[in-house]
Context: one part of a larger RNA
RNA sequence: CGUUGAUACUUGAGGGGAAUUGACUCUAGUACGAGAGGACCGAGUUGAACGAACCUCUGGUCUACCGGCUGUCGUGCCAACGGCACCGCCGGGCAGCUAUGUUCGGAUCGGAUAAGCGCUGAAAGCAUAUAAGCGCGAAGCCGGCCCCAAGAUCAGGUAUCGGUGAGGCCCGUGAGAGAUGAUCACGUUGAUAGGCUUUAGGUGUACGCGCCGCAAGGCGUUGAGCCGUGAAGUACUAAUCCGCCGAUCCUAUUAGG
Numbered sequence: 001c002g003u004u005g006a007u008a009c010u011u012g013a014g015g016g017g018a019a020u021u022g023a024c025u026c027u028a029g030u031a032c033g034a035g036a037g038g039a040c041c042g043a044g045u046u047g048a049a050c051g052a053a054c055c056u057c058u059g060g061u062c063u064a065c066c067g068g069c070u071g072u073c074g075u076g077c078c079a080a081c082g083g084c085a086c087c088g089c090c091g092g093g094c095a096g097c098u099a100u101g102u103u104c105g106g107a108u109c110g111g112a113u114a115a116g117c118g119c120u121g122a123a124a125g126c127a128u129a130u131a132a133g134c135g136c137g138a139a140g141c142c143g144g145c146c147c148c149a150a151g152a153u154c155a156g157g158u159a160u161c162g163g164u165g166a167g168g169c170c171c172g173u174g175a176g177a178g179a180u181g182a183u184c185a186c187g188u189u190g191a192u193a194g195g196c197u198u199u200a201g202g203u204g205u206a207c208g209c210g211c212c213g214c215a216a217g218g219c220g221u222u223g224a225g226c227c228g229u230g231a232a233g234u235a236c237u238a239a240u241c242c243g244c245c246g247a248u249c250c251u252a253u254u255a256g257g
Base pairs, nucleotide, nucleotide: 001151005161006160007159008158009157010156014148015147016146017145020048021047022046023045024044025043026042032037050105051104052103053102054101058099059098060097061096065092066091067090068089069088070085071084072083073082074081075080109143110142111141116136117135118134119133167245168244169243171187172186173185174184175183192238193237194236195234196233197232198231199230201227202226203225208221209220210219211218212217249257250256251255
């Protein structure tokens, strides 16, 4: 830009992905075989590698979470804190992200076939799977499974709405999204984000005070205090009010073709 306005849901021409395989058990120590040995067919179990999704578990990470510790500077001093020192070093760690973790996948099946195996059957009174005709038969082929898909320009379909303006944009609050656009959620008829409350979870018993000890320190208050991106609730704050775009042709005007 087109698809002769818009929204939602779709069809699927066409394209892509996937496609692997072991061991064991039963059938059965059966058929077979003198024995040694040892099946087809069929049924099941469990793996490997590969792939996808996810974070309940197991781990990793978690530089604006919690704690411990050292040196030094600062808050006048004590105490308590803060800055710097690779995040100063160390011990842990929610969400998120993640694999070595978890779950799932390859299939069953249908169609047409290859090699091969057949039925009926002449030419050629026989024979012959072939000449007419018919059937079976592969991890392979076409489908089936998953994904994209109407720029499939032959531009499809259905429903609904629409100059009595459908719908979209801009703007704002944001994240299941993200470099920016875009996508998605929400905009007071509101839980979209922040705040607040409660809570999950993390750290691990704060400060102050009291008691004990000469003191270092210990105990009690106390599973305390603190806490980022988790959850729920709650309009306290911010999403205000405006604005912009918006549908072919003809008759002709609120209607029709």
The part of an RNA shown here (large-subunit ribosomal RNA, domain VI) has 257 nucleotides and comes from a Patescibacteria group bacterium. Taxonomically the source falls in Bacteria candidate phyla (Bacteria). The coordinates come from a structure-prediction model, not an experiment, and the mean pLDDT is 85. Rfam family: Bacterial large subunit ribosomal RNA. It was read from a public genome assembly.